Molecule: c-di-GMP-I riboswitch aptamer
Organism: Gallionella sp.
RNA sequence: AAAUGCAAAAGGCAAACCUGUUGAAAAGCAGGGGCGCAAAGUUUCCGGUCUAAGGGGUAAAACCUAUGACAGCGGGGCCGCCAAA
Numbered sequence: 001a002a003a004u005g006c007a008a009a010a011g012g013c014a015a016a017c018c019u020g021u022u023g024a025a026a027a028g029c030a031g032g033g034g035c036g037c038a039a040a041g042u043u044u045c046c047g048g049u050c051u052a053a054g055g056g057g058u059a060a061a062a063c064c065u066a067u068g069a070c071a072g073c074g075g076g077g078c079c080g081c082c083a084a085a
Base pairs, nucleotide, nucleotide: 004083005082012037013036017032018031019030020029021028022027035072041078042077043076045075046074047073048070049069050068054065055064056063
């Protein structure tokens, strides 16, 4: 330095659910909580998924659409703690 993560230690993050709050929603944020996580750090570049306010569409519906969201869906990029076999 790279790979690896069956050990240890220092620590870290925080699913469901509950409360408050923002939002049209998906979902975000804060507190509680703790299912899990060795990148569950970060980034929408690629694929995927969710939502559909606005726009399109309809007699009315249905339906279509991301410029909204998910990094704890997969891949890629960037960065990082520890070190037993």